[in-house]
Background:
The part of an RNA shown here (small-subunit ribosomal RNA, 5' domain) has 524 nucleotides and comes from a Lachnospiraceae bacterium. Taxonomically the source falls in Lachnospiraceae (Bacteria, Bacillota, Clostridia, Lachnospirales).

Context: one part of a larger RNA
RNA sequence: GGAUGAACGCUGGCGGCGUGCUUAACACAUGCAAGUCGAACGGGAAUGCCACGCUGAUGCGAUUUCGGUCAAAUCAUGUGGCAUUCGAGUGGCGGACGGGUGAGUAACGCGUGGGUAACCUGCCUUACACAGGGGGAUAACACCUGGAAACAGGUGCUAAUACCGCAUAAGCGCACAGGGCCGCAUGGCCCGGUGUGAAAAACUCCGGUGGUGUAAGAUGGACCCGCGUCUGAUUAGCUUGUUGGCGGGGUAGGGGCCCACCAAGGCGACGAUCAGUAGCCGGCCUGAGAGGGUGGACGGCCACAUUGGGACUGAGACACGGCCCAAACUCCUACGGGAGGCAGCAGUGGGGGAUAUUGGACAAUGGGGGAAACCCUGAUCCAGCGACGCCGCGUGAGUGAAGAAGUAUUUCGGUAUGUAAAGCUCUGUCAGCAGGGAAGAAAGAAAUGACGGUACCUGACCAAGAAGCCCCGGCUAACUACGUGCCAGCAGCCGCGGUAAUACGUAGGGGGCAAGCGUUAUCC
Numbered sequence: 001g002g003a004u005g006a007a008c009g010c011u012g013g014c015g016g017c018g019u020g021c022u023u024a025a026c027a028c029a030u031g032c033a034a035g036u037c038g039a040a041c042g043g044g045a046a047u048g049c050c051a052c053g054c055u056g057a058u059g060c061g062a063u064u065u066c067g068g069u070c071a072a073a074u075c076a077u078g079u080g081g082c083a084u085u086c087g088a089g090u091g092g093c094g095g096a097c098g099g100g101u102g103a104g105u106a107a108c109g110c111g112u113g114g115g116u117a118a119c120c121u122g123c124c125u126u127a128c129a130c131a132g133g134g135g136g137a138u139a140a141c142a143c144c145u146g147g148a149a150a151c152a153g154g155u156g157c158u159a160a161u162a163c164c165g166c167a168u169a170a171g172c173g174c175a176c177a178g179g180g181c182c183g184c185a186u187g188g189c190c191c192g193g194u195g196u197g198a199a200a201a202a203c204u205c206c207g208g209u210g211g212u213g214u215a216a217g218a219u220g221g222a223c224c225c226g227c228g229u230c231u232g233a234u235u236a237g238c239u240u241g242u243u244g245g246c247g248g249g250g251u252a253g254g255g256g257c258c259c260a261c262c263a264a265g266g267c268g269a270c271g272a273u274c275a276g277u278a279g280c281c282g283g284c285c286u287g288a289g290a291g292g293g294u295g296g297a298c299g300g301c302c303a304c305a306u307u308g309g310g311a312c313u314g315a316g317a318c319a320c321g322g323c324c325c326a327a328a329c330u331c332c333u334a335c336g337g338g339a340g341g342c343a344g345c346a347g348u349g350g351g352g353g354a355u356a357u358u359g360g361a362c363a364a365u366g367g368g369g370g371a372a373a374c375c376c377u378g379a380u381c382c383a384g385c386g387a388c389g390c391c392g393c394g395u396g397a398g399u400g401a402a403g404a405a406g407u408a409u410u411u412c413g414g415u416a417u418g419u420a421a422a423g424c425u426c427u428g429u430c431a432g433c434a435g436g437g438a439a440g441a442a443a444g445a446a447a448u449g450a451c452g453g454u455a456c457c458u459g460a461c462c463a464a465g466a467a468g469c470c471c472c473g474g475c476u477a478a479c480u481a482c483g484u485g486c487c488a489g490c491a492g493c494c495g496c497g498g499u500a501a502u503a504c505g506u507a508g509g510g511g512g513c514a515a516g517c518g519u520u521a522u523c524c
Stems, first nucleotide, its partner, number of pairs: 001524004006520005013393006019386002021351001026349003030346003035093003040090002044086009055076004061070003100304003109229008119221002124217007132166001134164002141156006172197005178191005202209002230276003237267003242264004247259003279301004283294004306327005329340004357383001359382003365379001366377004396426004406417004430465001433459004440451001468513005473494003479508005489496002
């Protein structure tokens, strides 16, 4: 000198774009953050319309022996159908994405380059083929029981794109024997044979949307290998599933991944093991570069979700807002037993030098569900707060010597402040006021904007509402007076202060930067 997710002191006009718990991966009140589908299914409730039935009320009207009788219409009520809406349930898809954090991890975790003849892949795309015929349940619901609750149990009924057999099935799976081609060792591909095994679901507004099998693609993942990846030798030996083999189990798949048996190996001064520290990278800062430092925001990968362990479901998890167990903590309790997990967005306490609103909207972009309408979305887009950073603008411009007044100083003549002010002539940025007023909205029938009456444009008015901070001995740009008297104090280094201090304090003046300026911390 440059830089920062900064903090502190003094000061503070506006806007744009960014950015904001670096500490306690400490504990969390409250609200929201993942739902959706009635075009898969049964049943329930409400509302409206239609049809029918009975009863009750009112009674247009007819009749009447004036006691009554019949009776249109309306309301209430019951059943059925249709339409709409609502909440729970079965079922499907999604809750493995998106969002957060960096505790752990020195590792094939990450980066880079390869490999899989050792693998998987829902939704999507392409191609071919198919969808025949049956069955038994179960939630909801009703009733009963237990319990304070959370919830649990029993009996009975019912539906499906839920579940289960059967049929059919090729170039699909498995087993066995054969032929051809190829390669990179295990092997791979193709052809045909025998035996054996495995599918499916319907809904519909009739337009479609779905279902099953096989093959291929795309996407996403999994595993393996070469190289690279901090410090310490005041850590020198480490290792028994350890190293290898054979056989098996398990897995989507290779593998001591796991197991039985056999052998005794394997790693290490080219630093094993141990200890400490740490998420890695693209990048970012600095530097002429080489290098050094760093990994906040944004993007990629990894790991984690109170702590530890485990599996279930599923194409995908060993699953942040799923389940089970254990532990700590908090809460409820009728003491028998239960409930919870903000390292999602806000917000609270605490810690700290220090870090924001319990905001608006799904209008856009994107995601989930749905045929769609649409619903959900603290992702996202916006707004709020903070000079935290960068950038831009303003706080006026020109003229103006009687060099005014005031102030400081003085050798008392003056000098400085200083064209500075006043005065005169202008302009009107920004803020304020008034009028108009977007783009972002596409799919062009229409409608649809949170931001926002915002940006922007125009008009009028008025110099008005807007300057500070640090420094002035040398380094280092900038000096005098007074006070103090080794005191009070200053200080980055040298150092200054003990009676004329350009070094302390104040004032005048000056220098630097400027909505900032200094200090502190850290890096180059």